[in-house]
Context: one part of a larger RNA
Molecule: small-subunit ribosomal RNA, central domain
Organism: uncultured bacterium
RNA sequence: CUGGGUGUAAAGGGAGCGCAGGCGGUGCGGCAAGUCUGAUGUGAAAGCCCGGGGCUCAACCCCGGUACUGCAUUGGAAACUGUCGUACUAGAGUGUCGGAGGGGUAAGCGGAAUUCCUAGUGUAGCGGUGAAAUGCGUAGAUAUUAGGAGGAACACCAGUGGCGAAGGCGGCUUACUGGACGAUAACUGACGCUGAGGCUCGAAAGCGUGGGGAGCAAACAGGAUUAGAUACCCUGGUAGUCCAUGCCGUAAACGAUGAUUACUAGGUGUUGGAGGAUUGACCCCUUCAGUGCCGCAGUUAACACAAUAAGUAAUCCACCUGGGGAGUACGACCGCAAGGUUGAAACUC
Numbered sequence: 001c002u003g004g005g006u007g008u009a010a011a012g013g014g015a016g017c018g019c020a021g022g023c024g025g026u027g028c029g030g031c032a033a034g035u036c037u038g039a040u041g042u043g044a045a046a047g048c049c050c051g052g053g054g055c056u057c058a059a060c061c062c063c064g065g066u067a068c069u070g071c072a073u074u075g076g077a078a079a080c081u082g083u084c085g086u087a088c089u090a091g092a093g094u095g096u097c098g099g100a101g102g103g104g105u106a107a108g109c110g111g112a113a114u115u116c117c118u119a120g121u122g123u124a125g126c127g128g129u130g131a132a133a134u135g136c137g138u139a140g141a142u143a144u145u146a147g148g149a150g151g152a153a154c155a156c157c158a159g160u161g162g163c164g165a166a167g168g169c170g171g172c173u174u175a176c177u178g179g180a181c182g183a184u185a186a187c188u189g190a191c192g193c194u195g196a197g198g199c200u201c202g203a204a205a206g207c208g209u210g211g212g213g214a215g216c217a218a219a220c221a222g223g224a225u226u227a228g229a230u231a232c233c234c235u236g237g238u239a240g241u242c243c244a245u246g247c248c249g250u251a252a253a254c255g256a257u258g259a260u261u262a263c264u265a266g267g268u269g270u271u272g273g274a275g276g277a278u279u280g281a282c283c284c285c286u287u288c289a290g291u292g293c294c295g296c297a298g299u300u301a302a303c304a305c306a307a308u309a310a311g312u313a314a315u316c317c318a319c320c321u322g323g324g325g326a327g328u329a330c331g332a333c334c335g336c337a338a339g340g341u342u343g344a345a346a347c348u349c
Stems, first nucleotide, its partner, number of pairs: 004320003007303002012317001014201004021194003025088007033081002035077008049065006091191001092188003095184004103177007110154001115149007125136002162169002206247006215241002220236004258316006266294011298305002322349003331342004
């Protein structure tokens, strides 16, 4: 390479957009590059293979045949691929109508709670634990009442419920704005799928600059525990957590399951629509799009998956090829750094 694979054994890129490339709906007509077919030329001889023959046999040699799967020229075929033209509407998109949503960005507002400050009441404890102690408190704490400051997060609703490509998104209001879905069938007429490179987004932690800092809390300090205790528990507490802006680019970035399309028993919840039936918002029937559970065929090493497939097929991309060494070394690229991406070998079992 071929082959076989990628939920859990090695293996799906964190996610999207998309250039090149690969693949691509239906009818008719043209061309004939691929494809098929006829002819001609060439494909040296020897060798291989088959059938004979000659050296006593064999090796060796001689004769004949096949083959040389190829290439070129030329004549033809037109189903498929290609290409050109033309037409179509089932894919894709647009329009119209409609409702759903924590989708995004920005501004403003609200209440509960913690902490702190001020004032009142009030007096000896509070706090914390398995038990304690460190700590706070007669300079009046804890508790309680009133007022104020400030930051962060939004109880109930809340739901294997919703939205988003993923990361993710939850108090309320307003402005701007993206996408999906249902109905209709007016318009375009294959405009599609995938996508190496590339570009963009990308939790937390971390980094730069400037703010902010209530609570929590790496580091750190003290108290306990213990043989020790650089921990678990307690009292404190700084970065950080928050905001603006710029980087970083990684996660068990998980459904450990790439994207798209088609097909293949059912049952039962739930979310958002539509149609029918009905007096009717209920219930019932049908249908589309999501999201769960159970389950047949089939698949699977088993577990399990099972129309949201891990079934049956097709297209494109990514990835795997024994364990350790090692996601290391070296080189290259990226980064302020931390580090990231790419990524071996010796040796060893």